Notes
Predicted 3D model of a 267-nucleotide part of an RNA (large-subunit ribosomal RNA, domain VI) from Blastococcus aurantiacus. Lineage of the source: Bacteria > Actinomycetota > Actinomycetes > Geodermatophilales > Blastococcus. Its Rfam family is "Bacterial large subunit ribosomal RNA". Rfam links the family to the GO terms ribosome and structural constituent of ribosome. It was read from a public genome assembly. Its mean pLDDT, the model's own confidence on a scale to 100, is 85.
Context: one part of a larger RNA
């Protein structure tokens, strides 16, 4: 830009991708079959391997503004408490997120149509012959079936639903121009199930969208400060304490103010 007004959902699928894998044991049955050694078909079942998704409930990873210990070395006037720097200083734990070494699913089953193959009926040829007419069986492949994407599928689809037939010009008709309707966007808030920008996706005071405060899970693992008890390191008690990043709620305190724009008149 087009899809013969302009919009907001929801779709059909022409096409195209994706998947497809296999392995031990057990029953059938020590059965048929073989003298014996040996050992099936057909059917049924259980457990794997490798690969695939798609998740974080559990087990671990990581978790660099999250809590403890702890070493130097400087600083807050000392003491005590901190803080700065030494890879995040080392170390020990861990919330959210993202993960695999974790969980959980998956490959099926059925249906058409077929390839070698097997076969029926049967002539050309009084037979014979699966073929010449005609009818059937037969693969991990084909086709449908499962998954994604998908109407720019220009062959451009469909279905519901909203806006309405405006005003000036015009050879009164194509077409220009305008201000609008439903819609939409620019803006502004969020880094959010989204993501390189962009888009999407939530929200914009008729607000719970993010920040802060609250409560609350979660994590650290007993804070300072006092007091007591020890000659001292230390310990106890107030106190499952004090502190906390992403996580549940709540709460208008801060920000999401104010506003501009674009958009149909159809056969």
């Nucleotide at each position: 830009c087009g899809u013969a007004a302009g919009a907001g959902a929801c779709u059909u699928g022409a096409g195209a991708a994706g998947a497809g894998c296999u392995g031990u044991c057990c029953c059938u049955a020590g059965u048929a079959c073989g003298a014996g050694a040996g050992g099936a078909c057909c059917g049924g079942g259980a457990c794997g391997g490798a690969c695939g998704a798609a998740c974080c409930u559990c087990u671990g990873g990581u978790g660099u503004g999250c809590c403890a210990g702890u070493u130097g070395u400087a600083c807050c006037g000392c003491c005590a408490g901190g803080u700065g720097c030494a890879c995040u200083g080392c170390u020990g734990g861990u919330u959210a997120g993202c993960u695999a070494c974790g969980u959980u699913c998956g490959g099926c089953a059925g249906g058409g149509a077929u390839a070698a193959c097997c076969g029926c009926u049967g002539a050309a040829a009084g037979c014979a012959u699966c073929u010449a007419a005609g009818c059937g069986g037969g693969a991990a492949g084909c086709u449908c079936g499962c998954u994604u994407c998908a109407a720019g599928a220009u062959g451009a689809g469909g279905u519901c639903u909203c806006u309405c037939a405006c005003c000036g010009g015009g050879u009164u008709a194509a077409c220009c121009g305008g201000g609008u309707a439903a819609g939409g966007c620019c803006c502004c808030c969020g880094c959010c199930c989204a993501g390189a920008c962009c888009a999407g996706c939530g929200g914009g005071u008729u607000g719970a969208u993010a920040g802060g405060c609250c409560g609350g899970a979660a994590g650290u693992g007993g804070a300072a400060g006092c007091a007591c008890c020890g000659c001292a390191a230390g310990g106890u008690g107030u106190g499952g304490a004090g502190c906390u990043g992403a996580c549940c709620g709540g709460u208008a305190c801060u920000a999401a103010u104010a506003g501009g724009c674009c958009g149909a008149g159809g056969g």